The RNA shown here (transfer RNA) has 73 nucleotides and comes from a Deltaproteobacteria bacterium.
The sequence is in RNAcentral, with records from ENA.
Its mean pLDDT, the model's own confidence on a scale to 100, is 82.
Its Rfam family is "tRNA". By type it is a transfer RNA.
Lineage of the source: Bacteria > Pseudomonadati > Myxococcota > Myxococcia.
[in-house]
RNA sequence: GCGGGUGUAGCUCAGUCGGUAGAGCAGCGGAUUCCAAAUCCGCAGGUCCUGGGUUCGAGUCCCUGCGCCCGUG
Repeated sequence: GCGGGUGUAGCUCAGUCGGUAGAGCAGCGGAUUCCAAAUCCGCAGGUCCUGGGUUCGAGUCCCUGCGCCCGUG
């Protein structure tokens, strides 16, 4: 240089045929306990890597750039 994959909550990851974003863990509050752990209940947390395009509507489709991983000359 070329080809492929990937980027979503603090972390690990879902997200169907494009219909307006979720789980687990972690965090916070509560219940329980002599205290704690464990368990249970609740809460909060997102410009979905960047910038464009298509569309009534984009995490999803198209283009560009960037990061990471794999292959290859």